About this RNA
A computed fold for a 477-nucleotide part of an RNA from Halosydna brevisetosa, annotated as small-subunit ribosomal RNA, 3' major domain. Its mean pLDDT, the model's own confidence on a scale to 100, is 83.
Context: one part of a larger RNA
RNA sequence: UGACGGGGGUCCGCACAAGCGGUGGAGCAUGUGGUUUAAUUCGAUGAUACGCGAGGAACCUUACCUGGGCUCUAAUGCUAUGGGCAAUCUGCUGAAAGGUGGAGUUCCUUCGGGACCUAUAGCAAGGUGCUGCAUGGUUGUCGUCAGCUCGUGCCGUGAGGUGUUGGGUUAAGUCCCGCAACGAGCGCAACCCCUGUUCCUAGUUGCCAUCACAUAAAGGUGGGGACUCUAGGGAGACUGCCUCCGUAAGGAGCGAGGAAGGCGGGGACGACGUCAAAUCAUCAUGGCCUUUAUGCCCAGGGCGACACACGUGCUACAAUGGUAGGGACAACGGGUUGCUAAGCCGCGAGGUGGAGCUAAUCCCAAAAACCCUAUCCCAGUUCGGAUUGGAGUCUGCAACUCGACUCCAUGAAGGUGGAAUCGCUAGUAAUCGCGCAUCAGCCAUGGCGCGGUGAAUACGUUCCCGGACCUUGUACA
Numbered sequence: 001u002g003a004c005g006g007g008g009g010u011c012c013g014c015a016c017a018a019g020c021g022g023u024g025g026a027g028c029a030u031g032u033g034g035u036u037u038a039a040u041u042c043g044a045u046g047a048u049a050c051g052c053g054a055g056g057a058a059c060c061u062u063a064c065c066u067g068g069g070c071u072c073u074a075a076u077g078c079u080a081u082g083g084g085c086a087a088u089c090u091g092c093u094g095a096a097a098g099g100u101g102g103a104g105u106u107c108c109u110u111c112g113g114g115a116c117c118u119a120u121a122g123c124a125a126g127g128u129g130c131u132g133c134a135u136g137g138u139u140g141u142c143g144u145c146a147g148c149u150c151g152u153g154c155c156g157u158g159a160g161g162u163g164u165u166g167g168g169u170u171a172a173g174u175c176c177c178g179c180a181a182c183g184a185g186c187g188c189a190a191c192c193c194c195u196g197u198u199c200c201u202a203g204u205u206g207c208c209a210u211c212a213c214a215u216a217a218a219g220g221u222g223g224g225g226a227c228u229c230u231a232g233g234g235a236g237a238c239u240g241c242c243u244c245c246g247u248a249a250g251g252a253g254c255g256a257g258g259a260a261g262g263c264g265g266g267g268a269c270g271a272c273g274u275c276a277a278a279u280c281a282u283c284a285u286g287g288c289c290u291u292u293a294u295g296c297c298c299a300g301g302g303c304g305a306c307a308c309a310c311g312u313g314c315u316a317c318a319a320u321g322g323u324a325g326g327g328a329c330a331a332c333g334g335g336u337u338g339c340u341a342a343g344c345c346g347c348g349a350g351g352u353g354g355a356g357c358u359a360a361u362c363c364c365a366a367a368a369a370c371c372c373u374a375u376c377c378c379a380g381u382u383c384g385g386a387u388u389g390g391a392g393u394c395u396g397c398a399a400c401u402c403g404a405c406u407c408c409a410u411g412a413a414g415g416u417g418g419a420a421u422c423g424c425u426a427g428u429a430a431u432c433g434c435g436c437a438u439c440a441g442c443c444a445u446g447g448c449g450c451g452g453u454g455a456a457u458a459c460g461u462u463c464c465c466g467g468a469c470c471u472u473g474u475a476c477a
Base pairs, nucleotide, nucleotide: 001477002476003474004473005472007471008470009469010468011467012466013465015461016460019424020423021422022421023420026315027314028313029312030311031310032309033308034306035305042053043052064301065300066299067298068297069296070295073124077123078122079121080120081119082118083117084116088103089102090101091100092099093098106115107114108113126290127289129288130287131286135284136283137279138278139277140275142273147186148185149184150183151182152181153162154161155160166177167176168175192267193266194265195264197235198234199233200232201231202230203229207224208223211222212221213220238261241255242253243252244251245250304443317417321376322375323374324373325372326371327370333364334363335362338357339356343352344351345350383414388409389408390407391406392405393404394403430453431452432451433450434449435448436447
């Protein structure tokens, strides 16, 4: 100087407390461990691994296993030599890769050759092989915590200190005062984006108040720019005004005005560093290893196994509910290899059909919870839907291993979950549906977004956990 203390002081955080809802019990989905296996490819392992890399494992992917093949090679650059064909069509064999035949005989040319293909040889390639403890780059975490430093000066023999401590204050090393310090940098904040109010401009594909037309009905038509909205530019919020405390700086508080009030709400943004943290399998890369194989091609299998254990989720155990019929209201998005309307067929998944749309125009598209009516009457039930049998649909060369969905039948566990443990302070939790990426299809209950309905509670900081500053002790560095 740090680090640490079941030392002290001050302060903060869904840290506790106050509340609401979960997990832990059940079934299933998914990841992991373990076990098994020819293989169950590899990585990630307290917080900071475990619906993680993977934002799509039937083949491919794929790195693993078994078997069949290749050795200048699956791909790239160059050189030398030989052949002349290449492209294209096609036979046989084979699981395919491949092997072996047939037809075919191009273009440019300075006639040397070249384009192109093939064979041989070589320089070379290739490696998801090892080392993340050789590395770059990228990332997690402490932590959006308020810290981390420098120049000059001063103090100290020196390591170092001072500044950065103190008194206040703040979300903040935020700001002020004081002070052997005076300044500065990286962080904080602001500048950026979305959202909340309003004004101006613009008015189609959006809108329809007023006028007219038409209809079974509908902004459907003429028309209009008022309104909604769209999207570009402004305004607006700064403790500015008022009161109080204080010498002051500053802060606090009620209130006014206002759509919004004291950082308005959300996002992006992550200092110096810590964990030899993670990644050689995104990529790049030193070294090592391999070179008829640890490289490459193909078929099939595996990554999907299953006495078990754990994590994360979904669905439930019902009446604030289930079922049936009717009625209402969104937003974000996506669409030409696509979204697919009306109509018709099918109980249905779907089929047929083909209008429209390169989309504020057409389509996906039905929002669901909600409201009304009826029914069930507390039961393992008209709860719950696992599992299993049968029949089908769709995608795709191909659904056996191993897809999703539909219909009929079946109807398991489960009656609110021990010790323990998690999330959340407001348009939040809880609950309800919708969209997108990846994608032929889909194991999506995951991830990322969107809107609908919409709470309870916070006395407080004694305690648990983590953190910040000052101070103190030290058997630690």